Predicted 3D model of a 73-nucleotide RNA (transfer RNA) from a Rickettsiales bacterium.
NCBI's taxonomy places the organism under Bacteria, Pseudomonadati, Pseudomonadota, Alphaproteobacteria, Rickettsiales.
Its Rfam family is "tRNA". Rfam classes the family as a transfer RNA.
The coordinates come from a structure-prediction model, not an experiment, and the mean pLDDT is 82.
[in-house]
RNA sequence: AGGAGGAUAGCUCAAUUGGUAGAGCAAUGAUCUCCAAAGUCAUAAGUUAAGGGUUCAAGUCCCUUUUCUCCUG
Numbered sequence: 001a002g003g004a005g006g007a008u009a010g011c012u013c014a015a016u017u018g019g020u021a022g023a024g025c026a027a028u029g030a031u032c033u034c035c036a037a038a039g040u041c042a043u044a045a046g047u048u049a050a051g052g053g054u055u056c057a058a059g060u061c062c063c064u065u066u067u068c069u070c071c072u073g
Base pairs, nucleotide, nucleotide: 001072002071003070004069005068006067007066010025011024012023013022019056027043028042029041030040031039049065050064051063052062053061
């Protein structure tokens, strides 16, 4: 320099043909226990990397930028 893939909750990852953003772990509270751990129940946590476009509607489609990984030279 050229090409491919990724960025979503604190972490690891889902999200079907564009149609209410979810799970596990972690956190917090309750329950249980002499106390704690484990178990059980509940709660909270999101500008979906940034900007723009298309659409009634965008995590999803298009363009640009940032950043990470890989391949070729």